[in-house]
Molecule: transfer RNA
Organism: Perkinsela sp. CCAP 1560/4
Formats: sequence, structure tokens, C1' cells
RNA sequence: UCCGACAUGGUAUAGUCGGUAGCACAUGCGGCUCUCACCCGCAAAACCCGGGUUCGAUUCCCGGUGUCGGAG
Repeated sequence: UCCGACAUGGUAUAGUCGGUAGCACAUGCGGCUCUCACCCGCAAAACCCGGGUUCGAUUCCCGGUGUCGGAG
């Protein structure tokens, strides 16, 4: 320098052939317990950035950034 993949709550990840973004762990509150833990219930919390297309973009397109892999 070139090519490819990936980027989603605090962490690890699913998903949407474009229409209210889900699970687990962690956290907070409540229940259970003599107390803690376990277990049960509830809650808060996320689509890397900019632009384009579209009635509508996390999803499609372009560019950028970062990470990983490959070529030279």
C1' cells in the first nucleotide's frame, strides 16, 4: 500500500430478505431465608461515526474510524 471479515446495554452475544432490538451474566429493587448465598419476580441500560436511498435505515449503498486476518 492492497484485499477480506467484524463493530449491538457494563461484559459476552442473537436478530431484523427495511417497520416497537432479544437472551445470558453482571447491576439495582422486592420476595424467600434468623442472615448471606442459591432460587423466584420486577426494573434500568445498547445498534461505532458522517452522508445517501426510502414514507421509514441497526439492516441497503458510499465514505471514515477502530479491531482482527490475509497479500505484497